[in-house]
Predicted 3D model of RNase P RNA and transfer RNA as a complex of 379 nucleotides. Rfam match: Bacterial RNase P class A. Gene Ontology terms of the family: dimeric ribonuclease P complex, ribonuclease P activity and tRNA processing. The coordinates come from a structure-prediction model, not an experiment, and the mean pLDDT is 78.
RNA sequence: CAAGAAGAGCGGACGGCCGCUUGUUUUUAACAAGAGGAAAGUCCGGGCUCCAUAGAGCAGUGUAGUGGGUAACGCCCAUCCACCGUAAGGUGAGGACUAGUGCAACAGAAAGGAUGUACAGGGUCUUUAGGGGCUGCUGUAGUGAAAUCAGGCAAACUCUACACGGAGCAAGACCAAAUAGGCGCAUGUUCGAGGGCUGCUCGUCCAAGAUGCGCGGGUGGGUCGCUUGAGCCAUGAGGUAACUCAUGGCCUAGAGGAAUGGUCGUCGUAAACAGAACCCGGCUUAUAGCUCUUCUUGCAAA
RNA sequence: GCCCCCGUCGUCUAGAGGCCCAGGACGCCACCCUUUCAAGGUGGAAAUCGCGGGUUCGAAUCCCGCCGGGGGCACCA
Numbered sequence: 001c002a003a004g005a006a007g008a009g010c011g012g013a014c015g016g017c018c019g020c021u022u023g024u025u026u027u028u029a030a031c032a033a034g035a036g037g038a039a040a041g042u043c044c045g046g047g048c049u050c051c052a053u054a055g056a057g058c059a060g061u062g063u064a065g066u067g068g069g070u071a072a073c074g075c076c077c078a079u080c081c082a083c084c085g086u087a088a089g090g091u092g093a094g095g096a097c098u099a100g101u102g103c104a105a106c107a108g109a110a111a112g113g114a115u116g117u118a119c120a121g122g123g124u125c126u127u128u129a130g131g132g133g134c135u136g137c138u139g140u141a142g143u144g145a146a147a148u149c150a151g152g153c154a155a156a157c158u159c160u161a162c163a164c165g166g167a168g169c170a171a172g173a174c175c176a177a178a179u180a181g182g183c184g185c186a187u188g189u190u191c192g193a194g195g196g197c198u199g200c201u202c203g204u205c206c207a208a209g210a211u212g213c214g215c216g217g218g219u220g221g222g223u224c225g226c227u228u229g230a231g232c233c234a235u236g237a238g239g240u241a242a243c244u245c246a247u248g249g250c251c252u253a254g255a256g257g258a259a260u261g262g263u264c265g266u267c268g269u270a271a272a273c274a275g276a277a278c279c280c281g282g283c284u285u286a287u288a289g290c291u292c293u294u295c296u297u298g299c300a301a302a
Numbered sequence: 303g304c305c306c307c308c309g310u311c312g313u314c315u316a317g318a319g320g321c322c323c324a325g326g327a328c329g330c331c332a333c334c335c336u337u338u339c340a341a342g343g344u345g346g347a348a349a350u351c352g353c354g355g356g357u358u359c360g361a362a363u364c365c366c367g368c369c370g371g372g373g374g375c376a377c378c379a
Stems, first nucleotide, its partner, number of pairs: 001298010012267007020034006036273001040284002043282005048168004055202004060164005065079005080094001081092004095159002100157002102153002117141005122135005172224004182215006194206003217378003231250008303375007312328004320359001330346005352368005
């Protein structure tokens, strides 16, 4: 220098003017804070809330080398094995077909029980000879992904081990307003209907003149949940690492038709994907332009 | 915001590991029939099975991830 491999970070900055949302205060105003690395897909895991402090069995669903991390996971780290790559490195749903069932097109003699086909050779029987018959013998068959091996396939049913109760902030709690507290169907009153949030059975709890469904009627307002959290930053310690612990510091959106913007100037240009809606940990997908670190191979020069 | 379902010729669909480089109907094109049109008959074209990976010898079909479309969910009596 060329071609690659792995990983990290930024993703406009500053200033003037005009606005928007929330909070505080001394309230005609001032001050402070105000989207992302994915806020996205809703694919996993958890917190939180209600249903019983969430029970048992079946069914169902998911995961799968080994060890570790974590609140938990299908995530992450380390490592073994297999495959790909010259290498750095990458990929892997990698438990079990001596429990059972099932599957294998075409080609091929034969595709799952090992039977058995053709040819050649051997052996043996028969025949005057040519030839013919038999065989727990040997070799060949070139098709196929796989050819006789205790075969392969479980992202085939299944088995084994482990995990999973259900629903979701439109959860849930409170206040206020309004209506015809109406009609139909079904079930039922203690030997108990029905309900406990996608199946079935049991158990248990609640349980009555009601309960469920449908039709019809009314409202579509407010408050809480709502942001201090498995939080962020720095230093030190442990650990190969993921990660954990200790100390100190910081407070960093909370709307409800829904704020986080517009414009001017300078920076050579400001142009990517895209925008919170209960909150976290991951994965996946989208992403203009740019910066940095480590490593591999090749070539050239010194 | 949350929870479900679907995607195959132009349209509606069959398929459920190999018999399928995908069958049928309507529509389309050409020819025959007819003076002509319709009907009828014969033949033909038309699908990267939404897209990309994986499992497998082999995928429309099984698994994973995306894309697109559709549906449902407020409270009170």